[in-house]
RNA sequence: GCUCUCAUGGUGGAAUCGGUAGACACAACGGACUUAAAAUCCGUCGCCCGUAAGGGCGUGCCAGUUCAAGUCUGGCUGGGAGCA
Repeated sequence: GCUCUCAUGGUGGAAUCGGUAGACACAACGGACUUAAAAUCCGUCGCCCGUAAGGGCGUGCCAGUUCAAGUCUGGCUGGGAGCA
C1' cells in the first nucleotide's frame, strides 16, 4: 500500500427482508424476607428537560439515500486478520 472484518447502556451480548433501539445475562441501586447477613423474591437501572404526567436526544465520528437507518451508500477514526 491492497483486501476482508469488527465498533450498540457500567460489562458481556441480541435486534430475521430497513419498520421506529437495547431482548437476555451480569453488575449496581431500592424494597421484601432475616436477630443480622448470605441466598431467594419483587422493582428500578443510557443522557437531558420537567414537581409529575410527559417530551427530546442516543448504536465510534461526519455526510447521504429513504416515509422510516444499528441495518443500505460514501468518507474518516480505532481494533483484528490476510496479502504484498
Molecule: transfer RNA
Organism: Allocoleopsis sp.